[in-house]
RNA sequence: CCGCGCGGGAGAGUCCUCGGCACGCCAGUCCGAGGCGCCGAAGGGGCAACCUCCCCGGAACCUCUCAGGCCAACGGACCGCGCGGG
Repeated sequence: CCGCGCGGGAGAGUCCUCGGCACGCCAGUCCGAGGCGCCGAAGGGGCAACCUCCCCGGAACCUCUCAGGCCAACGGACCGCGCGGG
């Protein structure tokens, strides 16, 4: 440095409209589409602090929101522990 396992792990509408087998007396739940608003810590892009005295090169938790996400779950940068490999 890389991989695996375990644990921790944030933010932002379960908003509005329409449609739909299903559940339901209704309200509503769920799925899909559209609209507006929002988040940033998968990934991706940008500047660049920095690595370093210089060139090349690398490069963020900054920034953009393409992607992703806005009940829960999944995911999740990063951190801790253990194991293996270079």

Overview:
Predicted 3D model of an 86-nucleotide RNA (Glycine riboswitch aptamer) from a soil metagenome. Of the family's consensus pairs, 91% are formed in the model.